[in-house]
Context: one part of a larger RNA
């Protein structure tokens, strides 16, 4: 040094577990904000820090309910001191307080800071404690230039707005990579992205619609029709409608309406705390019984979780039944106020020309819708459409407006589910994670779970540096479960023995 065996070290795979995730279903809620939000800074406890809670009234105050024995949040014990059957802690409703920043709004500012005017009250020496002072919109009564009347404007009062938020929705703008095996029309795609606006949904909506000579009867969504008819450097590709079957149905108005909303009121239900709630013992093994054996019981309850192993009957629950002082919501009865509200049946409109856009439809035979420029009717004895255009016929009535449901989505709340994951998985994050750390910044972005049933977390002794670490002793079922703690694979490193060289 090699091989073999045994025993270790190191390491943290594997197994088992789950506080966390992922994906859904059914309900709820669908907003918060100048009555100052979301997000934060700084404080706040008897005791230093972080998290949670709260705000100088600061892990809290008042009140109304629930509840019924311990409590003073967590990491996290201990000490000190308190509260509590005269009902604490705790849970729920309502209220009070609520520093500073932040739309941030008195002015400024390098967020959490700096600097001020006006004014009620108290002190009147300083000052203290309140209120108010941004901008814009709309309304309103004054005032009031150039400029006579006026108007603009200044200031006053009242009203509303502003900002945040996951997706869904409407509108205004609007790419490129890519595909076409290159590329320009085309495609990607009206997608991504930007902006504006709204609601719990939004938008659309009661035919100047379709159809085809039969008829249907607003809109929206789904399944067919159908990858059809078509469009298309007729390439790549794009791609309907009629009609049928379903979901859901609701109609109305423009000299005062359908309806919608607020407030008051009648009754019912729901939500925000809770309460009751059946039925088991012995034996054996064991550290421990829920396991074994024996004999019982309940069940509108044998979902689930916990308890020293696997419990219908131990605990918590579950089926079922009951419950609200207060607040809120939904439906409902009746009343009242507001809104609807534009105007009076739709004229610079329909139509036309040129140039665009949208329609599945790329200018095409291209109807229809829309409109930047220029034009420009008729008035129900009228007008639009039926895919160039004309006639006949059929059908509808534009240029005003409102309208639930069926549909879309889920940041958020509750209950439940999973041939979903089980710590290199599942969220980036099971753990104080958008943290540590990196970056000037935009931004990027980890690692890290498990003693034991219970700390019973090893008194005392010994070696040692008042160490580290270890040996005894003790606890425990187990300490090769000893905190570097369940299991403890492999690589890697040793010790002992044997053999070989």
């Nucleotide at each position: 040094c090699g091989c073999a065996u045994a025993c270790g070290g190191u390491g943290g795979a594997u197994g088992c577990c789950u506080u966390g995730g992922c994906a859904g279903u059914c309900a709820g809620a669908g907003g918060c904000g100048a009555u100052g939000a979301a997000a934060g800074a700084c404080g706040u406890g008897g005791u230093a820090g972080c998290c949670u809670g709260c705000g100088a009234a600061a892990a809290g105050c008042u009140u109304c309910g629930g509840g019924g024995a311990g409590u003073c949040g967590g990491c996290a014990a201990a000490c000190a001191g308190a509260c509590u059957u005269u009902g604490a802690u705790c849970c729920g409703g309502a209220g009070a307080u609520c520093u500073c920043u932040g739309a941030a709004u008195g002015g400024g500012g390098g967020a959490a800071c700096c600097c001020a005017g006006c004014u009620a009250g108290c002190a009147u020496a300083a000052g203290c404690c309140g209120g108010g002072u941004a901008u814009c919109u709309u309304g309103u009564a004054c005032u009031g230039a150039a400029u006579a009347c006026a108007u603009a404007g200044u200031g006053g009062c009242a009203u509303g707005a502003g900002g945040c938020g996951a997706a869904c929705c409407g509108g205004g703008g609007g790419a490129a990579c890519u595909g076409a095996a290159a590329c320009a029309u085309c495609u990607a795609a009206g997608u991504a992205c930007c902006c504006c606006g709204a609601g719990g949904a939004a938008a659309a909506g009661a035919a100047a619609u379709c159809a085809a000579c039969c008829g249907a009867g607003a809109u929206u969504c789904c399944c067919c029709c159908a990858g059809u008819a078509g469009c298309g450097g007729c390439g790549a590709g794009c791609g309907a409608a009629c009609g049928g079957g379903g979901a859901c149905u609701a109609g109305c108005c423009c000299u005062u309406a359908a309806g919608u909303g607020g407030c008051u009121u009648u009754g019912a239900g729901a939500u925000u705390a809770g309460c009751g709630g059946a039925a088991c013992g012995c034996u054996c093994u064991g550290g421990a019984a829920a396991g074994u054996g024996c004999g019982g019981c309940c069940a509108u309850a044998g979902u689930g979780g916990g308890u020293g192993a696997u419990a219908g009957c131990c605990c918590u629950g579950u089926a079922c039944g009951c419950g609200a002082a207060a607040a809120u919501c939904u439906c409902u009865u009746a009343g009242u106020c507001a809104u609807g509200a534009a105007a009076u049946c739709g004229a610079g409109u329909a139509g036309g020309a040129c140039g665009g856009a949208g329609c599945a439809c790329g200018a095409g035979a291209a109807a229809c819708u829309u409109u930047g420029u220029c034009u420009g009717a008729a008035u129900a004895u009228g007008g639009g459409g039926g895919g160039a255009c004309c006639a006949u016929c059929c059908u509808c009535c534009a240029a005003g407006g409102c309208u639930a449901a069926a549909u879309a989505c889920u940041a958020c709340u509750g209950a439940c589910u999973g041939a979903c994951c089980g710590a290199u998985a599942g969220u980036g994050a099971a753990c104080c994670a958008g943290u540590a750390c990196c970056g000037u910044g935009a931004g990027g972005g980890a690692a890290a779970g498990g003693c034991g049933a219970a700390a019973a977390g090893a008194a005392c002794c010994c070696c040692g540096g008042a160490g580290a670490g270890g040996g005894g002793a003790g606890u425990g079922a187990a300490a090769u479960a000893g905190a570097a703690c369940c299991u403890g694979a492999a690589a890697c490193c040793g010790u002992a023995u044997g053999c070989g060289u």
Molecule: large-subunit ribosomal RNA, domain I
Organism: Streptomyces microflavus